Small-subunit ribosomal RNA from an uncultured bacterium, 1481 nucleotides, folded computationally. The sequence is in RNAcentral, with records from ENA, Greengenes and SILVA. The prediction has a mean pLDDT of 85.
[in-house]
């Protein structure tokens, strides 16, 4: 876009069209082929007239029997014409069909046109009557009978036929209508009937010619799929001769010949009426074949003929079957795939409707009959068209709904309200066209003898419409009676809100949905189409995605392993001839319809209707000769042949040689050897291995050896000789297109692997051992068989690759290398050119999706051939062939996925490479892990042990300090507008005091108390009631989130802007070469700049110098002390705090190509970043925190808020993590002594002295501190004791006494003294920290804090070793590589098993379908015969009867044959226990 359309929600009108696509299943019932009296005898029925008799009546007359076809007509028969057309259907049908354009040997009723004719005769038969059978249907016998029925003769130069070529045979039918005349009947005449005779007309009949229109036959072409159908055929294929038909012909028969078809696809299977056309499509083309139109097949199923002009016949016949119906059981009817209609199937598809008014068609002279053809109606939104369903105005932007950021927005001029119009629907009145005709009657005219007839035309008058009162007009009322549906994540036009939580759903394709879903369902509010919208199904288009138009094969799928050739395709110059391709003209056809244009008609349009274009096509004729073909006569440039050379691991046989392994034999010799990452089996004291010499035996040929050589391709490598094929190069000659390529065919053709004999040194599948391993049916090591060799013959595959088919020809260069040839040069086997086959590498244009190819093409042409057409099943499986086998070749489906796959990009990674770095690692000190203790964490537990942190980057972490409180948990008791906030309203300020009850919250009593401003309203600020709005939540969610932190990491990196490359993602800069700590800096460079990181700026500490001098300092002068800056004073030192100077590779050398730097030295307190800190790019880890705070969202509200007590966060079979003290003599004890920094102190440090053994008490001085106090620093250093011991270590747990904080030490604090005196004697596996004032030891000090450090933050005191060096672990950085990863190696991702679906292969088999093949049977009907039956015309015979004869018919029979039937194969489907792989989870 498109439907004969289904389904779902919806549903006003009209016009036009269209309507069983499935069961060619099965049919009740009606209807669809009749008709002519003017062809015939007739007369049943119905109507007129007639006559006869009743009955009524005064008549006329009526009414009734009866007679007798008179007449109108007219059932039933004979006879003619039609039933072969019209309608239906698509079952076969792949040609006996269809289309197209041809033919010739034919036929053709009715119709046209011509030409003759139409003459005498006979003889039946139905109808009817009578008689018989039968249940019916029907049927026999017997009598009469007519015709346009049937027969003969006569006619006939016809055709036709037979011929002996003389000739012979050879038709017919009359009936109406008129006129003229007779002649009988009848009558009183008539009228009438009956029967000649002649005329004329009409409609007929017979016979010939032609037409037309029909219809039979024949020829080419073109008509679907299957080669997993490759061979097919005996009447086959011709041909004499006979038959047959309308008519050619093997149609048919008999004889002769062996032919015909086939890869240009026969046969053979599947499928399928064919076309005009229709649908699409830009077009070539794909699909399609309803309606309508041509052909064709059918008619219940198969077979037959008969009549007929035409059938082998839809509503005719016979026979065979199936079904269905009646039956009296003996027989018998029947065929909707005509129109309606039923029932079944099915998603699905209509009334058992009027009419013959028109259009046609069949009888008939005609009126007329008849017509489910055919016009009409009716039902169905099935289609297509077309029209309504209102218009205009209406802002308070109404009300509701929705949303919301609470301001408003949005439904929305939309309603409501005002003013209008009335199409369609309703009522009501009007009202066509479709009608031509026909029949009467008068006129003309033609025929004719005619004022009969008959035809033909005019006028005139009656008269015909199913549809239907229909179309149309008019008129009345009235917005009144008329909108749905799909859709809103992106394709795609349209967005919010609520419910649901990986449920329930959605979905075309991606794909959504796991508590903020624009995707599900609901809503508001949108978009898009509109009486229809969506779905679904189906075609074509997109899709250049079968590619003719118009694709491709190096790596995406696709070059055959290679070569020779046959049929095919293509083919080099010249000239001629032809004219078959080709071009051009003309004719003919190409049915109508359809599509296109251009007019007409329906108010438009659909739709109908006119003309006129088209209709690419076949044919025939004429012309043209460039191609191409054909043929003829010629060329050499293409291919060959011959001559001389040339190189080669081309191939074949056979003979040679030498190295080297091995066995074997001998000889020296001795304890091993072998092998490996280490061993280990293995060999050897029976003498290995090593070594000397000899011997056998096989297999391969080092060096030369080279991106060197040859070869179709696999492949080929010692020397020698013989056979033998292909190439290259010269210069002449010869032949003349002999050529490219090649389906099929035919050969060649690595390893492996098979057959048969050989042969076997060495390797070395399988196999043993031995190691290796969690295992090791391996990788390694000892052996070691086929096998590798040979010969003959199979096998036919390989990553058989250059992943690149053969030929040919055309397009820039440059280098190498082999083999020729030719010049110039040269001492030279030199060196140059220039040529020309063959190999390499770069590389222009070109070309490709990049990669890359690039005269040896993947470039640009040209022939020809082979192959491709998502992945996965599967290169499988059936079939076929081939082959011992093993396998090979051909070569699908079902089912299932949305991919699968090729180059590049950027990242990550890697038991990849390169560089570089870090207490990474090594080197060293010194820990942890083993005890006991503290802490913190898992577990367990518990009424609760409250939550959070969970690898490095949780675990002495939030916690700078849980007896209460803290505090969030539990238990018990209370409060409910609330413990807090804001707002209204009352009322009192506040606040303070004491009783009682309670574990307390709290509940109650009583008593004290009145403050500040103030414009005198009242206000501020508090407290107490009330109500509600609300508070309140350490309830959830760090996976909504803000901030903030933590780690990769103080790692050097991250990026931008312009340009430039690249289809592109990207890339360059940012890499390369030094250099650094550093993307630090230099240099180089299709880069140039620039930004955040890195450094610097800041704080500390090291050196001075200034300034300033108290609470600090004290050298010099002086006082004083037993001593002390203790005091006068000093302003020097130290400090102390403010400012300044210093270090910049700055200087000299040396290295670097320069430079950037390094490297040494100098000076200097300090030297190359002096030490330390603060600082922390862009990400990374959905890392951590809703319990610091802040938030959405969600839950709670008499509770998940809130207030008291009590408990519990302090539990303890256990594991972990961080610490503390120790195990001791570098030590522990006692005594005496020396030196700090840096904090801290008023609800506060707290001296001196008293008292305590002490913890502490008590006292009270100083001190808001350079002043006073905690406050004696230890470790050292000096003496004195322990003597290696579970001790004079060690200090854990316990007793019992006490301090001190605190309302309160029971759960649960910290200290103090006396006693007690556990475990531990240096720590397995592992695994931490530290490179200089660092480790390591030593102690002080603060924060929190009422107590309550072993932690944590600070201070300073002693004060080490060790780095060889970057191989390895662990971390990073920066380049390169490979990649099937992108959630990124904790990636990805194989194969079996186990389990659940699905589809399929194989199977003993079993059961259809279709079909060859041979053979039995043999209905009906044709033809043949025929001795039996029968028998009117014709013919002899005969007076007649009769007989004969010809012919007929029946019967039997022979041939053909349909259904059946046996046997035996092909072939398909389906179905099977078991089984096999496959596929999906």
């Nucleotide at each position: 876009a498109u439907u004969g359309a289904a389904c779902g929600c919806u549903g006003g009108c009209g016009g036009u069209a269209u309507g069983c696509u499935u069961a060619a299943c099965a049919c009740a019932u009606g209807c669809a082929a009749g008709u002519c009296g003017a062809a015939c005898g007739g007369c049943a029925g119905c109507a007129c007239a007639a006559u006869a008799c009743c009955u009524g009546g005064c008549a006329a007359c009526a009414g009734g029997u009866a007679u007798g076809g008179g007449u109108g007509g007219c059932g039933a028969g004979u006879g003619g014409c039609g039933g072969a057309c019209g309608g239906g259907u698509g079952a076969g049908u792949a040609a006996u069909g269809c289309g197209u354009a041809g033919g010739a040997a034919u036929c053709u009723g009715c119709c046209c046109u011509u030409a003759a004719g139409u003459g005498u005769g006979g003889g039946a038969u139905a109808a009817c009557c009578c008689g018989a059978g039968g249940a019916a249907a029907c049927u026999c016998g017997g009598g009469c009978u007519a015709a346009u029925a049937c027969c003969a003769c006569a006619u006939a130069u016809a055709a036709c036929u037979c011929u002996a070529c003389g000739g012979a045979g050879g038709a017919a039918a009359g009936u109406u209508u008129g006129g003229u005349u007779g002649a009988g009947a009848g009558u009183u005449a008539a009228a009438u009937c009956u029967u000649g005779a002649c005329c004329a007309a009409a409609c007929g009949c017979u016979u010939g010619a032609g037409g037309a229109g029909g219809a039979g036959c024949c020829u080419a072409c073109g008509u679907c799929c299957g080669a997993u159908u490759a061979g097919c055929u005996a009447g086959u294929u011709g041909g004499u001769u006979g038959g047959g038909u309308a008519a050619u012909g093997g149609c048919u028969g008999a004889c002769c010949a062996a032919g015909g078809c086939g890869a240009u696809g026969a046969u053979c299977g599947g499928u399928a009426g064919c076309u005009g056309g229709u649908c699409u499509g830009a077009g070539a083309g794909g699909a399609u074949g309803a309606u309508c139109a041509g052909c064709c097949a059918c008619a219940c199923u198969g077979g037959g003929a008969c009549u007929g002009a035409g059938a082998c016949a839809c509503g005719g016949c016979c026979c065979a079957g199936a079904c269905u119906c009646c039956u009296a059981c003996g027989g018998g009817a029947g065929g909707c795939a005509g129109c309606a209609g039923u029932g079944g199937g099915g998603a699905a598809u209509a009334u058992u409707g009027g009419a013959c008014a028109a259009u046609g068609g069949g009888g008939g002279a005609a009126a007329c009959c008849c017509u489910g053809a055919u016009c009409c109606a009716g039902c169905a939104a099935u289609a297509c068209c077309g029209c309504g369903u209102g218009u205009g105005u209406g802002a308070a932007g109404a009300a509701g709904g929705c949303c919301u950021u609470c301001g408003g927005g949005u439904u929305g001029u939309a309603a409501a309200g005002c003013a209008c119009u009335u199409u369609a629907g309703g009522u009501g009145a009007g009202g066509a066209a479709g009608a031509a005709g026909g029949c009467a009657a008068g006129c003309c005219g033609u025929u004719a003898a005619a004022u009969a007839g008959a035809c033909g035309g005019c006028u005139u008058g009656c008269u015909u419409g199913a549809c239907g009162g229909u179309a149309c007009u008019c008129a009345c009322a009235g917005a009144a009676u008329a909108a749905g549906c799909a859709c809103c994540g992106g394709c795609u036009a349209a967005c919010u809100c609520u419910g649901u939580g990986c449920c329930a759903g959605c979905a075309g394709c991606c794909g959504c949905g796991g508590u903020a879903a624009u995707a599900c369902a609901g809503a508001g509010g949108g978009u898009g189409c509109a009486a229809g919208c969506g779905u679904u199904a189906a075609u074509c288009g997109g899709a250049g995605u079968u590619a003719c138009u118009g694709g491709g094969c190096g790596u995406a799928a696709a070059g055959g392993g290679c070569g020779c050739g046959u049929a095919g395709g293509c083919g080099g110059u010249u000239a001629g001839a032809u004219a078959a391709g080709u071009g051009a003209g003309a004719u003919g056809u190409g049915a109508a319809a359809u599509c296109c244009c251009u007019g007409g008609g329906c108010u438009u349009a659909a739709c109908c209707u006119a003309g006129g274009a088209a209709u690419g096509g076949c044919a025939u004729c004429u012309u043209a000769u460039a191609c191409u073909g054909u043929u003829u006569a010629a060329c050499u440039a293409g291919a060959g042949u011959a001559c001389a050379g040339g190189a080669g691991a081309g191939g074949g046989u056979a003979g040679c040689g030498g190295a080297a392994u091995u066995u074997c034999c001998g000889g020296u010799g001795u304890a091993g050897c072998g092998g490996u990452g280490a061993a280990a089996u293995g060999c050897g004291u029976a003498g290995a291995g090593a070594u000397c010499g000899g011997a056998a035996g096989g297999a391969a040929c080092a060096u030369c050896a080279g991106u060197g050589g040859c070869g179709a391709a696999g492949g080929c490598g010692g020397c020698u000789a013989c056979c033998u094929g292909g190439c290259c190069u010269g210069a002449u000659a010869c032949u003349g297109a002999c050529g490219c390529u090649g389906a099929g065919g035919c050969g060649c053709g690595a390893a492996a692997g098979c057959g048969u004999g050989g042969g076997g040194a060495g390797c070395a599948a399988a196999c043993a051992g031995g190691a290796u391993u969690a295992g090791a049916u391996a990788c390694c090591c000892u052996g070691g068989u086929a096998g590798u060799c040979c010969a003959c013959g199979c096998u036919g595959u390989a990553a058989a690759c250059g992943a690149u088919g053969a030929a040919g020809a055309c397009u820039a260069g440059a280098u190498g290398u082999u083999g020729g040839g030719c010049g110039g040069c040269u001492a030279g086997u030199u060196c140059c050119g220039c040529u020309u086959a063959g190999u390499a590498u770069c590389g222009a244009a070109g070309c490709u999706a990049a990669c890359g190819c690039g005269a040896u093409a993947a470039g640009u042409c040209u022939u020809c051939c082979g192959c491709c057409u998502g992945g996965g099943g599967a290169g499988u499986a059936c079939g076929g062939c081939c082959g011992c086998a093993a396998g090979g070749c051909u070569a699908a489906a079902a089912c299932u996925c949305a991919a699968a796959g090729g180059a590049a990009u950027u990242g990550a990674c890697g038991g990849g490479g390169g560089c570089c770095c870090g207490c990474a690692c090594a080197a060293g000190c010194g820990g942890u892990g083993g005890a006991g203790c503290a802490u913190g964490u898992g577990g367990u537990u518990u009424a609760a042990u409250u939550c959070g942190a969970u690898g490095c980057a949780a675990c002495g972490c939030g916690a700078a300090g849980a007896a209460c409180c803290u505090u969030a948990c539990c238990u018990a008791c209370c409060c409910u507008u609330g413990a807090c906030a804001u707002u209204u309203c009352u009322g009192g300020a506040a606040u303070c005091u004491u009783g009682u009850a309670g574990a307390g919250a709290u509940a109650u009593a009583a008593g004290a108390g009145u403050g500040c401003c103030g414009a005198g309203a009242g206000g501020a600020a508090u407290c107490a009631g009330a109500a509600a709005a609300c508070a309140g939540g350490u309830g959830c969610u760090g996976c909504a989130u803000g901030g903030c932190u933590g780690u990769c990491g103080u790692c050097a990196g991250c990026u931008c802007g312009u340009g430039u490359c690249g289809u592109g993602a990207g890339a360059u800069g940012u890499u390369g070469g030094g250099u650094u700590a550093a993307g630090u800096c230099c240099c180089g460079u299709a880069a140039c700049g620039a930004g955040c990181g890195c450094a610097a700026c800041c704080c500390u500490u090291g050196u001075c110098c200034u300034u300033a001098g108290u609470u600090g300092c004290c050298a010099g002068c002086g006082c004083g002390u037993c001593a002390u800056g203790g005091c006068g004073g000093g302003a020097a030192c130290u400090c102390u705090a403010a400012g300044g100077a210093g270090a910049c590779u700055g200087c000299c050398g040396g290295u670097g190509a320069a430079g950037a730097a390094c490297c040494g030295g100098a000076g200097g307190a300090a030297g190359g970043c002096g030490g330390g800190g603060a600082c922390g790019a862009g990400g990374u880890c959905a890392a951590g925190u809703c319990a610091u705070c802040a938030u959405g969202g969600c839950c709670u509200u008499u509770a998940u808020g809130g207030g008291u007590a009590g408990g519990g966060c302090u539990a303890c079979a256990c594991a972990c993590g961080u610490g503390c003290u120790a195990c001791a003599a570098u030590g522990g004890g006692g005594c005496g002594u020396a030196c700090a920094a840096a904090g801290g102190g008023u609800a506060g440090c707290c001296a001196a002295c008293c008292u305590g053994c002490a913890a502490a008490g008590g006292g009270g001085a100083g001190c808001c501190a350079a002043u006073c106090c905690a406050a004696u620093a230890a470790a050292g250093c000096g003496c004195c004791u322990c003597c290696u011991a579970g001790u004079c270590c060690g200090g854990a747990u316990u007793g019992a006494a006490g301090u001190c904080u605190g309302c309160a030490a029971c759960u649960c604090g910290a200290c103090u003294u006396c006693a007690u005196g556990a475990a531990g004697u240096u720590g397995g596996a592992a695994u931490c920290g530290c490179u200089a004032g660092u480790a390591a030891u030593c102690g002080c000090g603060a924060a929190u804090c009422a107590g309550a450090a072993c932690g944590u933050c600070g201070c300073g005191g002693u004060g080490a070793a060790u780095a060889c060096g970057u191989u390895c672990u662990c971390g990073g950085g920066c380049c390169u590589u490979g990649u099937a990863c992108a959630c990124a190696c904790c990636g990805c991702c194989c194969g079996u098993c186990a389990c659940a679906c699905c589809a399929u292969g194989g199977g003993a088999g079993u059961g259809g379908g279709u079909u060859g093949u041979a053979c039995c049977a043999g209905a009906a009907g044709u033809a043949g015969u025929u001795a039996g039956a029968a028998u009117a015309a014709c013919c002899u015979u005969g007076c007649a009867a009769a007989a004969g004869g010809a012919g007929u018919u029946c019967g039997a029979u022979u041939a053909c044959a349909a259904c059946g039937g046996u046997a035996u194969g092909a072939u398909u489907c389906a179905u099977g226990a078991c089984u096999g792989g496959g596929g999906u989870g």